[in-house]
This is a predicted structure of a 73-nucleotide RNA (transfer RNA) from a Nanobdellota archaeon.
RNA sequence: GCCUUGUUAGCUCAGUCGGUAGAGCGCAGCGUUGGUAACGCUGAGGUCCCGGGUUCAAUUCCCGGACGAGGCU
Numbered sequence: 001g002c003c004u005u006g007u008u009a010g011c012u013c014a015g016u017c018g019g020u021a022g023a024g025c026g027c028a029g030c031g032u033u034g035g036u037a038a039c040g041c042u043g044a045g046g047u048c049c050c051g052g053g054u055u056c057a058a059u060u061c062c063c064g065g066a067c068g069a070g071g072c073u
Stems, first nucleotide, its partner, number of pairs: 001072007010025004019056001027043005049065005
């Protein structure tokens, strides 16, 4: 230098033919207990890495960039 791939909640990750963004763990509250843990219920938490384009509408498609991983020379 070139190619491929990843970036979504605090963490680990889902999210297909474009149409309201989810799970597990963690966190908070409540229930249960003599009290914890465990368990059950409820809830908070997101500019979907950044910029631009296409579209009535983009996490999703296209282009450029940033960062990480792998490969080629």